[in-house]
Molecule: transfer RNA
Organism: Candidatus Dojkabacteria bacterium
RNA sequence: GGGCUAGUAGCUCAGGAGGUCAGAGCACCGUUCUUAUAAAGCGGGGGUCGGUGGUUCGAGUCCACCCUGGCCCA
Numbered sequence: 001g002g003g004c005u006a007g008u009a010g011c012u013c014a015g016g017a018g019g020u021c022a023g024a025g026c027a028c029c030g031u032u033c034u035u036a037u038a039a040a041g042c043g044g045g046g047g048u049c050g051g052u053g054g055u056u057c058g059a060g061u062c063c064a065c066c067c068u069g070g071c072c073c074a
Stems, first nucleotide, its partner, number of pairs: 001073007010026004019057001028044005050066005
């Protein structure tokens, strides 16, 4: 230098061909239970979907460029 791949909540990830307002588990907060803790049950908060543009009535999802991590080739 070239190619491929990943980048979504604090962490691990899902999101099948663009159209219920972005979700799950764990973690966190509250609460029930307990003498208390843990476990378990219930409820809740938390995300400009790596960045900037573009396409579209509509983009996490398509296109271009850039950034970061991984793999391969040279």